[in-house]
RNA sequence: AGAGUUUGAUCCUGGCUCAGAUUGAACGCUGGCGGCAUGCUUUACACAUGCAAGUCGAGCGGCAGCGCGGGGCAACCUGGCGGCGAGCGGCGAACGGGUGAGUAAUAGAUAGGAACGUGUCCGGGAGUGGGGGAUAACUAGCCGAAAGGUUAGCUAAUACCGCAUAUUCUCUGCGGAGGAAAGCGGGGGACCAGUAAUGGCCUCGCGCUCACGGAGUGGCCUAUCUCCGAUUAGCUAGUUGGUGAGGUAAAGGCUUACCAAGGCGACGAUCGGUAGCUGGUCUGAGAGGAUGAUCAGCCACACUGGGACUGAGACACUGCCCAGACUCCUACGGGAGGCUGCAGUAACGAAUAUUCCGCAAUGGGCGAAAGCCUGACGGAGCGACGCCGCGUGUGGGAUGAAGCCCCUCGGGGUGUAAACCACUGUCAGGGAUUACCGAGCAAAGAGGGCGAAUAAUCCUCUGAGUUGAGGAGUCCCAGAGGAAGCCACGGCUAACUUCGUGCCAGCAGCCGCGGUAAUACGAAGGUGGCAAGCGUUGUUCGGAAUCACUGGGCUUAAAGAGCACGUAGGCGGCCUUGUAAGCGCUUUGUGAAAUCCCCCGGCUCAACCGGGGAAUUGCUGGGCGGACUGCAAGGCUUGAGGCAGGUAGGGGUGCGUGGAACCCUAGGUGGAGCGGUGAAAUGCGUAGAUAUCUAGGGGAACGCCAGCGGCGAAAGCGGCGCACUGGGCCUGUCCUGACGCUGAGGUGCGAAAGCUAGGGGAGCAAACGGGAUUAGAUACCCCGGUAGUCCUAGCCGUAAACGAUGCCUGCUAGGUCGGAGCCUCACUGACGAGGUUCCGGUCGAAAUGAAAACGUUAAGCAGGCCGCCUGGGGAGUACGGUCGCAAGGCUAAAACUCAAAGGAAUUGACGGGGGCUCACACAAGCGGUGGAGCAUGUUGCUUAAUUCGAUGCAACGCGAAGAACCUUAUCCUGGGCUUGACAUGUAUGGAUGCCUACUUGGAAACAAGGUCGGCUGCCCUUCGGGGUGAAACAUACACAGGUGCUGCAUGGCUGUCGUCAGCUCGUGUCGUGAGAUGUUGGGUUAAGUCCCGCAACGAGCGCAACCCCUGCCUUUAGUUGCCAGCACGUUAUGGUGGGCACUCUAGGGGGGCUGCCGCAGUGAAUGCGGAGGAAGGUGGGGAUGACGUCAAGUCCUCAUGGCCUUUAUGUCCAGGGCUACACACGUACUACAAUGGGCGGUACAAAGGGAAGCGAGGCAGCGAUGCGGAGCCAACCCCAAAAAGCCGUUCACAGUUCGGAUCGGAGUCUGCAACUCGACUCCGUGAAGGUGGAAUCGCUAGUAAUCGCGGAUCAGCAUGCCGCGGUGAAUACGUUCCCGGGCCUUGUACACACCGCCCGUCACACCACGAAAGUCGGCUGUACCAGAAGUGCGUGGGCUAACUCUCACGAGGGGCAGCGUACCAAGGUAUGGUCGGUAAUUGGGGUGAAGUCGUAACAAGGUAUCC
Repeated sequence: AGAGUUUGAUCCUGGCUCAGAUUGAACGCUGGCGGCAUGCUUUACACAUGCAAGUCGAGCGGCAGCGCGGGGCAACCUGGCGGCGAGCGGCGAACGGGUGAGUAAUAGAUAGGAACGUGUCCGGGAGUGGGGGAUAACUAGCCGAAAGGUUAGCUAAUACCGCAUAUUCUCUGCGGAGGAAAGCGGGGGACCAGUAAUGGCCUCGCGCUCACGGAGUGGCCUAUCUCCGAUUAGCUAGUUGGUGAGGUAAAGGCUUACCAAGGCGACGAUCGGUAGCUGGUCUGAGAGGAUGAUCAGCCACACUGGGACUGAGACACUGCCCAGACUCCUACGGGAGGCUGCAGUAACGAAUAUUCCGCAAUGGGCGAAAGCCUGACGGAGCGACGCCGCGUGUGGGAUGAAGCCCCUCGGGGUGUAAACCACUGUCAGGGAUUACCGAGCAAAGAGGGCGAAUAAUCCUCUGAGUUGAGGAGUCCCAGAGGAAGCCACGGCUAACUUCGUGCCAGCAGCCGCGGUAAUACGAAGGUGGCAAGCGUUGUUCGGAAUCACUGGGCUUAAAGAGCACGUAGGCGGCCUUGUAAGCGCUUUGUGAAAUCCCCCGGCUCAACCGGGGAAUUGCUGGGCGGACUGCAAGGCUUGAGGCAGGUAGGGGUGCGUGGAACCCUAGGUGGAGCGGUGAAAUGCGUAGAUAUCUAGGGGAACGCCAGCGGCGAAAGCGGCGCACUGGGCCUGUCCUGACGCUGAGGUGCGAAAGCUAGGGGAGCAAACGGGAUUAGAUACCCCGGUAGUCCUAGCCGUAAACGAUGCCUGCUAGGUCGGAGCCUCACUGACGAGGUUCCGGUCGAAAUGAAAACGUUAAGCAGGCCGCCUGGGGAGUACGGUCGCAAGGCUAAAACUCAAAGGAAUUGACGGGGGCUCACACAAGCGGUGGAGCAUGUUGCUUAAUUCGAUGCAACGCGAAGAACCUUAUCCUGGGCUUGACAUGUAUGGAUGCCUACUUGGAAACAAGGUCGGCUGCCCUUCGGGGUGAAACAUACACAGGUGCUGCAUGGCUGUCGUCAGCUCGUGUCGUGAGAUGUUGGGUUAAGUCCCGCAACGAGCGCAACCCCUGCCUUUAGUUGCCAGCACGUUAUGGUGGGCACUCUAGGGGGGCUGCCGCAGUGAAUGCGGAGGAAGGUGGGGAUGACGUCAAGUCCUCAUGGCCUUUAUGUCCAGGGCUACACACGUACUACAAUGGGCGGUACAAAGGGAAGCGAGGCAGCGAUGCGGAGCCAACCCCAAAAAGCCGUUCACAGUUCGGAUCGGAGUCUGCAACUCGACUCCGUGAAGGUGGAAUCGCUAGUAAUCGCGGAUCAGCAUGCCGCGGUGAAUACGUUCCCGGGCCUUGUACACACCGCCCGUCACACCACGAAAGUCGGCUGUACCAGAAGUGCGUGGGCUAACUCUCACGAGGGGCAGCGUACCAAGGUAUGGUCGGUAAUUGGGGUGAAGUCGUAACAAGGUAUCC
């Protein structure tokens, strides 16, 4: 720091997703040790049990229990001592600990403030005198189940109450009045009291009282900041202020009476939702965003609600009272309780620990102290929940074991990894040990303070002794021994192979993988990453400049309000002076600590901890400055406005008025149609239409002028005249003096349609009716036609209300056109030239922009203000509100769903877009196919099998240049073989083995047997033999074999577009880029052929040419070819001599190049015409097929990956099938006849083939053919007769003397064999068929048509195929149309590319949402009832120790109960608001491989589209 994902590709916009960090986490797999941290985020749900706040005998009376002592024989007694239950009293219990429900301000943070309180503590000051009356405990009685209560009696105090005193204090009318206290303990010489104990007294310490001051702490007030919603816009009666009074520690409507009518709110009141706040934490470059566990500060709460008491402090977590819910006890009368303390339990939940140890430390409470208490705390336990550290060994060890994996079978990988050798000893384990940490306390002693004191007491030093939860170190022992997993490996993203699976199973964060070769699923091997963890899920920030302050946008991607006026607000020209709010500099205080950062230090390091610093960007007080903004004052004229004079205009409103057209009415003429369309029909018309003339009536709109011309803010405005009226522009040395710009709300205007009321209604025309079209046609077209369109008044308030471009100001090149003014020059004048201002267009520099484009009329550069946007769909919808008569408008979500949606441009493809152009593409012609019969191929059906492939053109007389067996493929039936019919190798065996007549079985394959004979490798040899083992055989094993599958795994070959003229590259240039340019343009060509032009210049593959055949000439050669002249010969024939002239043969040359002439054309290319020439513009024909397209065809030619098969899918054999036959299609043949058929005669080719061959003459046969065998290995011989043609004759239009199918019979030939299933011959038979519907094919010249001939294959078998020649036409005006192609251009929502894309209803399934008679609940408002506890007030007839009076009784004062009253919680009644749940039914929406109906949109989408 970026990356993936929209496209065929590109740039942009834009969302989604990923890589990082984070965590109180959870889940999966795994798990050695330690340190430091951390651990109910959910039900502020309910809680069993134990503990969490006590302490003081040096405050008091005492003595229940324990121990000691004393007395007593004992029972027992005795507070004498240690001490101490309960009680009175003091202090504490308001801290500490928990939780975050409530709270959006009664809270928190920061900075300030004044009207306050304060126990303990500190400082200094004053005092501590003298009295009194009670009461718990206790004793006795009573009530009660209990909790507990009650009566009588006794008693103490540091409990309570008076009196005295009062430095200060409070009140005050300034005279005065009022107001305190408590003692306890230690020690002690003299003196005093007392019998004594002891006390006084002295002293010390601890207390107590009073006020003052301080510290710390608390209460109160102010300012600023502190979440979301306006689909919450108005709220408020103690409300805001004042006065008096009350109240409080204290200011204050805090409370009350009266008075006034205020207060808050768009700078967001009120209401609703959510939430404890902060230091901080996480993230981030930062600014920010998110968060508020642990630690720290503040707040709030303590079962829920209310209340006060006590107290320095509470309206009190483990206090009290009341109400409520719940739980427990109960003798049913009544009582008890509150873990949001520590553990723990149940429940919820994905999920969170021990009913542990200790007060040794730190801290707290009490105490003089010892000490006691302390679930605060210190520790341990559990959990990889997090961070940090350590280990699971180290070194050596092979051209490299085994296993496993891959493999091209050679090898490679795991891999120095292991084994093995040599070492080490962390951690865990065992055993010892420590003067270690925790961590001190403290007798005696010494010094010092107070004091009269050597006493007591306090401080410091030393330190006999002693306590200590828990932890740690060191040494020794042993042995590599006890210790590695998890995830990933298609891209992003580091890491690849094999097998399995076969759109299945599954994966997936996004894109996407999986349909038989999956690096994406599952497994394995390998690899990568991290590591006691690793992954997944969730959270937050980041990336995201994707809410943009830093740091975005709005013509077309989402986004400028339809337009204006204007309020608040924001912003604001030039000069001068002052001020100092903003602003800058400097300084004060504060910004708690911890955290973060830096430095140093302590744990072996680190995490962690300690010390110091920095930082804390903030707020605050002061000082200085005076540029800029603000404020105040004064001035200015350039912004703005005014005035005067001109000027153009469909600017607006109202009232008049005109002609054309149209329709209607009346009349005239006239007489059959009119009208309408693609074509028609409906319609109108003999009751007289249309047409035409005259007159009258009516309503609406204003032709020409008229123009990217004018005016207006926009909507909009068009005959002419008049009246009223708004704005603009120009000119002017005039005036005012910043008066300005924008503009949330607000107000007004606002096309069309629509609505209300009343008019009007000619034409047009939704709806509607009819006619057409159509598969349908609720449309497009036609005939009618009502609202409406028009007017008046009033609503509506929206449009693709568009320049898809808010308004204002300034600045930044120009050219040109138009409109309206003014100035100057010129001119007789019409014209004209120059300048200037405003308006309307166009082209363009710079700049901008994703591009298209924009460009002084900005989308450039800046400033001001407003509006608006934040992925697509859902949806401009629902709900709510508001406006409207309604229609509907404005405002405006969510659930759910997708990974895109989109803009601009590019290349293609396509268009029932355009232009140019080509082709037997059409047209013009000739002949066919489609009808018949037959042949052949195919579909289908059939079959045991009818083997397989080819399927629009580009399959179908195709593979197949030839299926009776073979071929042939197991396609079918049946019979055999299993290392095999065929190849190579290994091992073993025994030496044989091969050829051949023959026998048996059999359909054959095959099996069994076997005679005579022939042959039988190489080496050595003494020829006796030995060795070896090639070939062959047998057995076994590797393997063979497969026309089995996949042509969508492939090579090769082929078809096709198309012999169409195209397809590309290098360099340069243009463009952000895809790409463009070149290759487009003007001409021309068969051609991207050539020329010219041009930011292109060149080049390649194609075109053309080079090659072959053919056409002319020439040359060379002359047999088997030829024969002009010469000669010989024959019935005849180049037959012979001879010749090579000619023909011919087959080699080489020449010739044709738009070369020449004319015209046209750009002095071009080229075209047209002409000459010459055998041939003329490529002479004719062939071969030759660019980049590519069709996953085109072929695994059955061949080759080949993978898969499958292996006594069978291999191989051998017999027979059958491929030849079937209701049909259908393609391609041919033969015909339908007289341009013909039959018969007879007769003429002329080319190109081929021939030895297991062609086969002459001759003979036989009607013939196929047979017999026979001359010649020929072929320019020699043969096939071989060419046929149409020509001559003659016959037939006379007929199913025929046409046609020949079919069938019967008889034969021939090939072949082992013609039954299934060959060809041919002869005799007989003699079917359909009368020129063929829709439709469709070929052909442009030696072509079509027609005629025969040959060849390949082949034993035999062509109507097919491939060739050859003979005869030999017609027509082409032309390019509108059909098919196909090329180039340019245009549109596109297509790119699998129009056989594309795509819309809506309906049907089905699922999902979320809205409405809904109702129904259930939460929160809340208002009114009223009610009123516990408590407090205030009133009363207080009942009760009452202290004080006063009184001898006393008693009275007074004061107090209490009780009662009343005010306030008030729960509760109740009534009625609203709001939110939510649910509901028969209902509405649309979304999603869903192959449903239905149509075809709306994208091309002119077939009626341009859209608002």